The RNA shown here (Guanidine-I riboswitch aptamer) has 115 nucleotides and comes from a soil metagenome. It matches the Rfam family "Guanidine-I riboswitch aptamer". Rfam describes the family as follows. This family represents a conserved RNA structure found upstream of the ykkC and yxkD genes in Bacillus subtilis and related genes in other bacteria. The coordinates come from a structure-prediction model, not an experiment, and the mean pLDDT is 81.
RNA sequence: AUGUGCGUCUAGGGUUCCGGCCUGCUGCGGCGGGUGUCUGGUCCGAGAGAGGCAGUCCAAGCUCAUCCGCAUUGGCGGCGGAGAUGGAUACACGGCGGGAUAAAAGCCCGGGAGA
Numbered sequence: 001a002u003g004u005g006c007g008u009c010u011a012g013g014g015u016u017c018c019g020g021c022c023u024g025c026u027g028c029g030g031c032g033g034g035u036g037u038c039u040g041g042u043c044c045g046a047g048a049g050a051g052g053c054a055g056u057c058c059a060a061g062c063u064c065a066u067c068c069g070c071a072u073u074g075g076c077g078g079c080g081g082a083g084a085u086g087g088a089u090a091c092a093c094g095g096c097g098g099g100a101u102a103a104a105a106g107c108c109c110g111g112g113a114g115a
Stems, first nucleotide, its partner, number of pairs: 004054003008050002012044002017041002019038001020035006055089005066082005091111001093114001097109003
C1' cells in the first nucleotide's frame, strides 16, 4: 500500500567463465596472449516494460457450519472479522555526477535534482 513485496522474463547492458575470431608455442593432447568494433551460452537487468504469485483496497454474498476476536448470560444466544466469489491496484518528462560487481547498463543513489 488501489501507490507494497517476491520469483520468471523482456528491452537494454557489458566481458569474469564458456564458445567464436586473431595470434604465439607445441610432445598435436593442448597451453599462453589479444579481441565485446564477436550474432552467441552463463551473467546483470527496469518506478516510469510484460506477466505470475502474495499483499492491499472495494463490492456483493453467506452463515454463525469452520477459524479468530469482543462482550456477556442461570441458560438459549449476541456482535465484529477471516476464508470461499467478483472487481480494482491509477498516473508517471527526467539529467549531470557518483556507487557495486569482472564489467557495463533502462541496475543502485532515484518516483532523487530539475521540469